RNA sequence: GGGCCAGUAGCUCAGGUGGUUAGAGCGCACGCCUGAUAAGCGUGAGGUCGGCAGUUCAAGUCUGCCCUGGCCCA
Numbered sequence: 001g002g003g004c005c006a007g008u009a010g011c012u013c014a015g016g017u018g019g020u021u022a023g024a025g026c027g028c029a030c031g032c033c034u035g036a037u038a039a040g041c042g043u044g045a046g047g048u049c050g051g052c053a054g055u056u057c058a059a060g061u062c063u064g065c066c067c068u069g070g071c072c073c074a
Base pairs, nucleotide, nucleotide: 001073002072003071004070005069006068007067010026011025012024013023019057028044029043030042031041032040050066051065052064053063054062
């Protein structure tokens, strides 16, 4: 330098062929339970979907460029 893959909640990850409101587990906060913890149960908060543009009535999803990480080739 070139090719491929990945980037979504604090962490690990889902998210058919674009379709209204983006989800799960763990963690966190609060409540229930307990003599008190843990466990268990319930409720809730938490997201520029890596960034900037483009296509479209509509983009996490499609296109281009860039950034970060990984693998391969040179």
Transfer RNA from a Myxococcota bacterium, 74 nucleotides, folded computationally. Its Rfam family is "tRNA". The source organism's lineage runs through Bacteria, Pseudomonadati and Myxococcota.